[in-house]
């Protein structure tokens, strides 16, 4: 250079055009003599950027940044 897979909550990951979720973790409650496991609530988002389509876009199309990986 060419080509394929990825980016979403502090981590892992859903979510295939109609209110952005879950599980860990933080924070707070309950249990417990303490912890620790166990339930229960809680807050946390520019969906990697910028445009285009559409009544509406993480989602569909275009450029670009950044990780993987395959060919040259």
């Nucleotide at each position: 250079g060419g080509g394929g897979c990825g980016g979403u909550a502090a981590c892992u990951c859903a979510a295939u055009g109609g209110u952005a979720g879950a599980g860990u973790g933080c924070c707070g409650g309950c249990c417990u003599u303490u912890u620790a496991a166990g339930c229960c609530g809680u807050a946390g988002g520019u969906u990697g950027a910028g445009g285009g389509u559409u009544c509406g876009a993480a989602u569909c199309c275009c450029u670009c940044c950044c990780g993987c990986c395959c060919c040259a």

This is a predicted structure of a 72-nucleotide RNA (transfer RNA) from a Candidatus Hydrogenedentota bacterium. Model confidence (mean pLDDT): 81 of 100.